Predicted 3D model of an 80-nucleotide RNA (c-di-GMP-I riboswitch aptamer) from a Nitrospirota bacterium.
Rfam family: c-di-GMP-I riboswitch aptamer. From the family's description: GEMM was predicted in a large-scale screen for bacterial structured RNA regulatory elements.
Lineage of the source: Bacteria > Pseudomonadati > Nitrospirota.
[in-house]
RNA sequence: UUCCGAUAAAGCCAACCCCUUCGUGAGAAGGGGACAGAAAGCGGCGGGUUUCAUUUGUAAGAGAUGGCUGAGCUUCCGAA
Numbered sequence: 001u002u003c004c005g006a007u008a009a010a011g012c013c014a015a016c017c018c019c020u021u022c023g024u025g026a027g028a029a030g031g032g033g034a035c036a037g038a039a040a041g042c043g044g045c046g047g048g049u050u051u052c053a054u055u056u057g058u059a060a061g062a063g064a065u066g067g068c069u070g071a072g073c074u075u076c077c078g079a080a
């Protein structure tokens, strides 16, 4: 350094729910609060799931989800 992940140390983060705000919606942001997480840090590149219009029909278009997943970039510690 790489792989790896401890009943280690210092920390990080924040599910569900409640309140407020934004959005047609999926959902997002802030506060409270902790289910969990060794990348649950970042970004929609691929897949999955999901929302939205008109309509006789057509989601091929535009979104959301990174705590669904694969890969990418960055990264604390150093037991076995």
Stems, first nucleotide, its partner, number of pairs: 004078002012037001017032006035067001041073002045070003048065005